c-di-GMP-I riboswitch aptamer from an uncultured Rubrobacteraceae bacterium, 80 nucleotides, folded computationally. The sequence was found by an Rfam model in a public genome assembly. Rfam family: c-di-GMP-I riboswitch aptamer. About the family: GEMM was predicted in a large-scale screen for bacterial structured RNA regulatory elements.

RNA sequence: UCUGCGAAAAGGUAAACCCUUCGUGAGAAGGGGACGCAAAGCCGCGGGCCUCGCUUGGUCGAGGUAGCCGGGCUACCGAA
Numbered sequence: 001u002c003u004g005c006g007a008a009a010a011g012g013u014a015a016a017c018c019c020u021u022c023g024u025g026a027g028a029a030g031g032g033g034a035c036g037c038a039a040a041g042c043c044g045c046g047g048g049c050c051u052c053g054c055u056u057g058g059u060c061g062a063g064g065u066a067g068c069c070g071g072g073c074u075a076c077c078g079a080a
Base pairs, nucleotide, nucleotide: 005078006077012037013036017032018031019030020029021028022027035067041073042072043071045070046069047068048065049064050063051062052061053060
């Protein structure tokens, strides 16, 4: 120095819920608020789940969820 790993330190972020706005909806944005998170930073590539449309059903199409998982890219600190 790099990788793994995650003690400490410095910080970061922000679930549920409330208010406002947008959306058919899942949900999203802003403010408050903290359950948590060592990638809970970013990316819809694969899977899952959720919504809408067609449909008897199946199938198909469109969308959401990155804090569901996998994967890809990037990243602070440095004990054992």